Notes
Transfer RNA from a Candidatus Saccharimonadota bacterium, 72 nucleotides, folded computationally. Rfam family: tRNA. By type it is a transfer RNA. Lineage of the source: Bacteria > Bacteria candidate phyla > Candidatus Saccharimonadota. The coordinates come from a structure-prediction model, not an experiment, and the mean pLDDT is 84.
RNA sequence: GCGGGUGUAGUUCAGCGUUAGAAUGCUUCCUUCCCAAGGAAGAGGUCCGGGGUUAGAAUCCCCGUACCCGCA
Repeated sequence: GCGGGUGUAGUUCAGCGUUAGAAUGCUUCCUUCCCAAGGAAGAGGUCCGGGGUUAGAAUCCCCGUACCCGCA
């Protein structure tokens, strides 16, 4: 330099055009003499950045960027 893949909650990941979810972690409460385990509720995201298409984009297209793999 060329090709491909991956960037979504603190973390690990779903979601593949129509209001962003789960697990785990965190906070509060219940249970317990205490801890752990268990149960209930809650907070936490403008989806890597910019532009385009569309009535509507995390999702489709273009450019950039970080990381990973292959080729040279």